A computed fold for a 78-nucleotide RNA from a Desulfobulbaceae bacterium, annotated as c-di-GMP-I riboswitch aptamer.
[in-house]
RNA sequence: CCCCGAAAAAGGUAAACCCAUCGUAAGGUGGGGACACAAAGUCUACAGGUCCUCUAAAAGGACGGCUGGGCUACCGGA
Repeated sequence: CCCCGAAAAAGGUAAACCCAUCGUAAGGUGGGGACACAAAGUCUACAGGUCCUCUAAAAGGACGGCUGGGCUACCGGA
C1' cells in the first nucleotide's frame, strides 16, 4: 500500500415515533428517542432508481439509512 472485519479496544452515527420549526409537497433543521450501521463519513457539478410540484410532455425539487460508483478515514489481522 492492497485486501479482509473474525475476536477485541477507543469511540461514532441515529431509523421509526413524539415535540418545535421551515417548506405547496417530497423532505429539511433542532431537541427527545434507538431500529440499525465497519464507512449509516462525504460527493448527484457521477450514473441509475424512488418520491414531490406541475403536467400532454418537458422542466424544477427531495432522498447519501435505495443501488452502483468516486474521495477520505479509527482499530486490528482470525